Small-subunit ribosomal RNA from a Candidatus Microgenomatia bacterium, 1460 nucleotides, folded computationally.
Rfam family: Bacterial small subunit ribosomal RNA. Rfam links the family to the GO terms structural constituent of ribosome and ribosome.
The prediction has a mean pLDDT of 82.
């Protein structure tokens, strides 16, 4: 250079972000198994569990051409001949073909190599093959025995079996020389002979085995040490062969942290699955190797075995039996039992391949070839194809129009794989080929909230279920069942299992360790180990390059070919990343040999220091003793006791004794590895800087294991003890104080001597070395040209440079950019705990896990909301003043109770004189009772009645409704079965103050007339988000200036509207006129406009005082009008309205009753409690309104409510209408009163069918409580509070409420410490349902599931002794045969131990479990800051003491930095 191949993520922590982490998923695979469901075919594939047991029947025999015979047939010349079978002897084969995976961590597999080795059949060469003998089996006779079988006489044959004879190479031997072999049989010749199968020596060769070594080959160190044939030699023994393979006898070796030895686990590889890879996981069919053949152990035969269908012991198991004895071994092929979730037929051929015999023909072959049976896999193929809209019926939605199923069906027309059939033809079997019929025979299964493709109804109602993660379900579930519809696959679908992936989540490729899991307490010392500067020469170990051998075969890929495709099968390549050997490079890294100085070290000369250790020493002060002066308290706290003190304290003066600790200087200033060090002096010591040459020549660096130092507390002996104090008492505080707070006080703190070995032991930062902008301090040294220089160590801040972080932040003192080497981590809990070791005197340390259980746990930062965090500011929030509530009596509303009903709402602020601006009946929604059922009220349809426009009159019954009657009057027309009406009956539907305000809509309260909420478009941040909006002034105001990476704009805020005060133009009438205070409709006025002073700043902006003018001066007073949102706030009973109930009733209609009940409690008013008053008498002055079913003057009557009569008024006309307080004049004189006016009796009025339950007023009597209210609380900042009367709406009547008017007319505010309510900035934080958060512990209760345990039951592996088969050896005997004895030795048996594991009463602790106890430890200062460590204690979180960290919040204070 060219081909080629090649990686996808998503849910889940939050309020919201990033990040770290862990859980799920989606994808492929299976010897699979379960459910649902199934039409053909091809080609694979089918006990993964009990190497558990096995009935039956087959899996290994063949050879008459080795051999002697037995039977049997055919021929015949009766002499034979010939052919078939058959035990036996023989020979060859059975060691192979098949099965399984139990064993095995091992030369047992894989891959490369070796020497000391055998090998039957086969191939080549080469030589031989002569000539005798003795048995014996078969058979016979006999005999024991159920059988299996066994013994004993006889006789026989061979390619059986012995010698003799030859004899190369071979063997032994220095040599001479010895030693060693055989077998015939067919055929064929007249025969010699020939052919051919064979035998025997020898060489080689091919293919098999055997042995050896290098290197690869699981987990576990809670397995550290192991080993006597052990490790060498020597000499024999044995093998095919080397070799402690064995046995004597010397010697003490020999493995190991590069993991010996012990545990667990496993057959191994080619492969297979998956992955982008790199790995991971696996080892089923096929190939290869190995192990096994009931279980153990042992030889024998062979060429080859310690031999699956062989022998022999022993054991267990079956089975048979005459009880004496005997048989047996499917982990071959079917098949059965059992086990399991779970794996097939007791089939058929040697036809093809392929074995064993054999000369062959052949025989044998559950090897193999088929085939059957399972959707178990993969591949093909099909269940029609083409037309067809009225968009049919059925389903299902539906806004009721419709849509959807859905050219889908029906119906036409076609084809026939597949299926029925029927012929030929043909196999060991499957098959091949022609022919009829007919759309016939042939679709399921999941899924539908995301993730992840697909959606509506209906039942359910935290129930029944669902789910692979988040998670669904509590009355409108796309999530749960069913239906309808969709969407995936498809003779399959789906679940469940298990393996890779995804997971960079073990990180070689490709990760971290300040705070997320993680740096070791220090590294001062140092082993192994790993790494290591600088020239030159050598080597050629790594490394590179070329070759060669080998990597089996099948599979993987690649191209071809063959079944109709495919899958599969069949030829070629290519790979097989990997091991050996030869040759060659000589960079670089190694070795070696040789130099040189930069690294590191010695040296000289100086210097700084609380660097260690000994010894000696000083003062102040604390207590404490004596003594002296002195008197009542002294001491403590929030306050206060306890506690000391008239036996003299405390307080003061003298002297005294002890212990411990060093005040100032003192500084984030100094030394040391760390821990840690601090009066002064002396001795003895380590260590670092700095300059200087001078030497040494890489001598470095980090360091698993190891050694040694390590605060505080503890411990051990012995000293010591002055103070402070765990513990202990005592007193407070408290609901409780096992606490904080006081009082006392014991270890202990201190020395000596020796253990512990831990700490939030920290910079949460392992050492070391290079390299990467600076500014600015401290402390040591040194140069020097004396500079505010210049160099080098150390130790600080700061960051605006790079550059790194997930962010905070780090930044030459890295958490930058590199290199070495060491320690550590892999979700949270359990648990730094159990056990096991190993260390300590104990406490207790070090090492260190599982079961189970959760989908989070955690890091920065953001945005709120909170703080017994801080600043700043507002408010009638406090404070200052007035009047008041809370006490009485009364109304009126709620609770509660009571009731047939006492109708429903409303519940801190923001319900309670509230819905109700009016409950006697009606309202009425509640009770009782009596009625009605297309209804009281709306719209159709059917039918019938019809005379009929819907009226009127009346009877009986009733409490009324109703109910059952009786008459009377009586349409329209276009003449039609018309059209409008009525009423009957019937259907449809009406109707519901009945349920959800948690299913809504409107509308309302509320924060709140708070100054707030936000947006576009730009910058900043990875992201939430931040900025504008923050900051200085300043405003009632996000109101305004100014400044600023912000620039603008929106809803709010003023203003615009309205009322009221001032001028003023117009208009205007209700007896006239006249002015207008009067009314209406305009205008105009006020804006920090003038002006002066101060304040602040750079300037403005504003602010504050005064002053002119002005009717009003700083928003002139009041009002409407309320921003994004908070509260699932209130209303379904104002009113709409989903859903749900109801339908002779939860509807409608009556009459009564009831909302008004009364032991009681709470909320708002009303009168008063009196002389500022109360009672009478006379006088004065209003403003809002309302009035025809209506105000109603005026006249009368009546004490008086009121009554009769009446004018006038639809109102600037007439009426309600005398307002009162006031103000003169008089009484009362401090009492329960001439105050108060509640209850009660009688007698009146009015309204209205009705006043009893239950109304308002009038007169006369009666005359309660009550003398200013207790902890608490309300309203008020000027025409306000308080006082005073007046109107109005509702209304037939009823006002102490409500909603307006106008009369009188105050006081006080020094201020923001405090309580409340809000707002801005900041700050912590574990709260986000946001402090009514959130959250720790102990008892109680239930589950689980691991520990510990008296014991007690089994398993393994060994040890030691006892016993001791069969069989080989090794010795003795002895006649073929045997017989005895030795030493080994499997099973088996005692015993003490070792290790695993199973149950354990019981005891600790852990997890978990809507709504239990008890307290409040932690998160803010969590209310005593909180943590670590370690000792004491307590019901429990816990507390207290001694170090020690900040991962503390405020405030002051130093120190630095930045400006100037």
């Nucleotide at each position: 250079a060219u081909u080629u191949u090649u990686g996808a993520g998503a849910g889940u922590u939050u309020g919201a972000u990033c990040c770290u982490g862990g859980c799920u998923c989606a994808g492929g695979a299976u010897g699979a198994a379960c459910g649902c469901u199934g039409g053909c075919g091809g080609c694979g594939u089918g006990c993964c569990u009990u190497a558990a047991g096995c009935a039956u029947g087959c899996a290994a025999g063949u050879c008459g051409a080795g051999c002697g015979g037995u039977c049997c047939c055919g021929c015949c010349u009766c002499g034979g001949c010939g052919g078939g079978a058959c035990a036996g002897c023989g020979g060859c084969a059975g060691a192979c073909g098949g099965g399984u995976g139990a064993g095995u961590a091992a030369c047992g597999c894989g891959u490369a190599g070796g020497a000391a080795u055998c090998u039957a059949c086969c191939c080549u060469u080469u030589g031989g093959u002569g000539g005798g003998g003795a048995a014996u089996a078969g058979c016979u006779c006999a005999u024991c025995g159920a059988a299996a079988g066994a013994u004993g006489g006889g006789g026989u044959a061979a390619u059986a079996c012995c010698g003799c004879a030859u004899a190369a190479c071979c063997u032994c031997g220095c040599a001479a020389g010895a030693g060693u072999a055989a077998a015939g049989g067919u055929c064929u010749u007249a025969a010699c002979u020939g052919a051919c199968c064979g035998c025997c020596g020898a060489a080689g060769g091919a293919g098999g085995a055997g042995c050896c070594u290098g290197c690869g080959u699981c987990c576990u160190a809670u397995c550290a040490g192991c080993u006597u044939g052990u490790u060498g030699g020597u000499a024999g023994g044995g093998u095919a062969a080397u070799g402690g393979c064995c046995u004597a006898c010397c010697a003490a070796g020999g493995c190991a942290a590069u993991g010996a030895c012990g545990g667990g686990u496993a057959g191994g590889g080619g492969g297979c699955g998956u992955g982008a890879g790199a790995g991971c996981g696996u080892g089923a069919u096929c190939c290869c190797c190995c192990a096994c053949a009931a279980u153990g152990g042992g030889a024998c035969u062979g060429a080859g075995a310690c031999a699956c269908g062989g022998c022999c012991c022993a054991u267990a198991c079956a089975c048979c039996u005459a009880c004496g004895g005997g048989u047996g071994g499917c982990a071959g092929c079917a098949a059965c039992u059992g086990g399991g979730a779970a794996u097939c037929a007791u089939u058929c051929g040697c036809a093809a391949u392929g074995g064993a015999c054999g000369a062959a023909a052949g025989u044998c072959u559950g090897a193999c070839g088929a085939u059957g049976c399972g959707a178990c896999g993969c591949c093909g193929c099909g269940u029609g194809c083409g037309g067809g809209a009225u968009g049919a019926c059925g389903g299902c939605c539906u806004u009721c129009g419709g849509g959807u199923u859905g050219u889908a069906a029906a119906c036409c027309g076609c084809u026939u794989u597949u299926c029925u059939u029927c012929a030929a033809u043909g196999u060991a079997g499957u098959g091949u080929u022609g022919g009829a019929g007919g759309a016939a025979u042939a679709a399921g299964c999941c899924a539908c909230u995301g993730c992840u493709a697909a959606c509506u109804a209906c039942g359910u109602g935290c129930c029944a279920g669902a789910a692979g993660c988040c998670u669904c379900g509590g009355u409108g579930a796309g999530a749960c069942g069913u239906a309808g519809g969709u969407g995936g696959c498809a003779a399959g679908c789906g679940u469940u299992a298990u393996c890779c992936g995804g997971a960079u989540u073990u990180a070689u490729u490709g990760g971290g360790c300040g705070u997320a899991a993680a740096g070791g307490g220090u590294u001062u010392c140092g082993u192994a180990g790993g790494c290591g500067a600088u020239c030159g020469g050598c080597c050629g170990c790594a490394u590179c390059c070329u070759c060669u051998c080998u990597g089996a075969a099948a599979g993987c890929c690649c191209c071809u070919u063959g079944c109709u495709u495919a899958a599969c099968a069949a030829g070629g390549g290519a790979a097989c990343c990997g091991g050996a050997g030869a040759g060659g490079a000589g960079a670089u890294g190694g070795g070696u040999c040789g130099g040189a100085u930069a690294g590191a070290g010695u040296c000289u000369u100086g210097u700084a220091g609380g660097g260690g250790g000994u010894g000696c020493u000083g003062g102040a002060a604390u207590u404490c003793c004596u003594g002296g002066u002195g008197u009542a308290g002294c001491g403590g706290u929030g306050a206060a006791a306890u506690g000391c003190g008239u036996a003299g304290a405390u307080a003061u003066c003298a002297g005294g004794a002890g212990g411990a600790a060093c005040g100032u200087u003192a500084a984030g200033g100094g030394c040391g590895a760390a821990g840690g060090c601090a009066g002064g002096c002396a001795c003895c010591u380590g260590g670092g800087c700095a300059a200087g040459u001078a030497c040494u020549g890489a001598c470095g660096c980090u360091g698993a294991g190891g050694a040694a130092c390590g605060a505080a507390a503890g411990c051990u002996a012995g000293g010591g003890u002055a103070g402070c104090a765990a513990a202990a008492g005592g007193g407070a505080u408290u609901a409780g104080a096992g606490a904080c707070c006081c009082c006392u006080g014991u270890a202990g703190u201190c020395c000596u001597a020796g253990c512990c070995g831990u700490a939030a032991a920290c910079g949460a930062u392992g050492g070391a070395c290079g390299c990467u902008a600076g500014c600015u301090g401290g402390u040591c040294g040194a140069g020097u040209c004396u500079g505010a220089c210049u160099c080098g160590a150390u130790u600080g801040g700061c960051g605006u440079a790079a550059g790194c972080u997930a962010a905070c932040g780090c930044g030459u003192u890295a958490a930058g950019c590199g290199u070495c080497c060491c320690g550590c981590c892999u979700g949270g809990g359990g648990a730094g705990u159990a056990c096991g070791g190993c260390c300590g005197c104990a406490a207790g340390g070090c090492u260190a896990a599982a079961a189970c259980u959760c989908a989070a746990a955690g890091g920065a930062a953001u945005u709120g909301a909170c703080g017994g965090g801080g600043a700043c500011c507002u408010g009638c929030a406090c404070a200052a003043c007035c009047a008041g509530u809370g006490g009485a009596g009364c109304g009126u509303g709620u609770g509660g109770u009571u009731c047939a009903a006492u109708u429903c709402g409303a519940g801190a602020c923001g319900a309670a004189g509230c819905g109700a601006a009016a409950a006697a009946c009606c309202u009425u929604a509640c009770c009782u009772g009596g009625g009605c059922u297309u209804g009281a009220c709306a719209u159709g349809c059917u039918a019938g009645c019809u005379g009929c426009a819907u009226u009127c009159u009346u009877g009986g019954u009733g409490a009324a409704a109703g109910c059952c009657g009786a008459g009377a009057g009586g349409c329209c027309u276009u003449u039609g079965a018309g059209g409008g009406u009525g009423c009957u009956a019937g259907u449809a539907c009406a109707g519901c103050u009945g349920c959800u305000g948690c299913a809504u809509g409107g509308c309302u309260a509320u924060c709140g007339u708070c100054a707030g909420c936000u947006c576009g478009u730009g910058c900043c941040g990875u992201g939430g988000g931040g900025u504008g909006u923050u900051g200085g002034c300043u405003u009632a105001a996000g109101u305004g200036c100014c400044g600023u990476a912000a620039c603008g704009a929106g809803c709010g805020c003023a203003a615009c509207c309205c009322c009221c005060g001032c001028u003023u133009u117009g208009u205007g009438u209700u007896a006239a006129a006249u002015a207008u205070u009067c009314a209406c409709a305009g205008a105009g006025g006020a804006c920090u406009g003038c002006u002066c002073u101060g304040a602040u700043u750079u300037c403005u902006a504003u602010c504050a005082g005064g002053g002119a003018g002005g009717a009003a001066g700083g928003a002139g007073g009041g009002g409407a009008a309320g921003a994004c949102g908070u509260u699932a706030a209130g209303u379904c009973c104002g009113c709409a309205u989903g859903g749900c109930g109801u339908u002779u009733a939860u509807g409608c209609c009556c009459a009564g009753g009831g909302c008004a009940a009364c032991a009681c409690a709470c909320a708002c008013c009303c009168u008063a409690c009196a002389a500022u008053g109360c009672c009478c008498a006379u006088g004065a002055c209003a403003a809002c309104g309302g009035g025809u079913g209506g105000c109603g003057a005026c006249c009368u009557c009546g004490c008086a409510a009121g009554g009769g009569g009446a004018a006038g008024c639809u109102a600037a006309u007439c009426u309600c209408u005398u307002a009162a307080a006031c103000a003169u004049g008089g009484g009362c004189u401090c009492a329960g009163u001439u105050c108060a006016g509640a209850u009660u009796g009688u007698g009146g009025g009015c309204u209205g069918c009705a006043a009893u339950u239950c109304g308002c007023c009038c007169g006369c009597a009666u005359g309660a409580a009550g003398u200013c209210g207790g902890a608490a609380u309300u309203g008020g900042u000027a025409g306000u509070a308080a006082u005073c009367g007046c109107g109005g709406a509702u209304c037939a009547g009823c006002a102490g409420g409500c909603c307006g008017c106008g009369g009188u007319g105050a006081a006080u505010a020094c201020g923001u410490u405090c309580u409340c309510a809000g707002g801005u900035c900041u700050u912590g934080u574990a709260c986000a349902c946001a402090c009514c958060g959130c959250c720790c512990g102990u008892c109680a209760a239930g589950u689980c599931a691991g520990c510990a345990a008296a014991g007690u039951c089994g398993g393994u592996a060994g040890u030691a002794c006892c016993c001791g088969a069969a069989a080989g050896c090794c010795g003795c005997u002895g006649u073929u045969c045997g017989g005895c004895g030795g030493a080994u030795u499997a099973a088996g048996g005692u015993g003490a131990g070792a290790u695993c594991g199973g149950c354990g009463a019981u005891g600790a602790g852990g997890a978990u479990u809507a709504a239990g106890u008890c307290g409040u430890a932690a998160c803010a200062a969590g209310g005593u800051a909180u943590c670590c460590g370690u000792a004491c204690u307590g019901g429990a979180a816990g507390g207290u003491g001694c170090g020690g960290a900040u991962g503390g919040a405020u405030c002051a204070c130093c120190u630095c930095c930045u400006u100037u």
Lineage of the source: Bacteria > Bacteria candidate phyla > Candidatus Microgenomatota > Candidatus Microgenomatia (nom. nud.).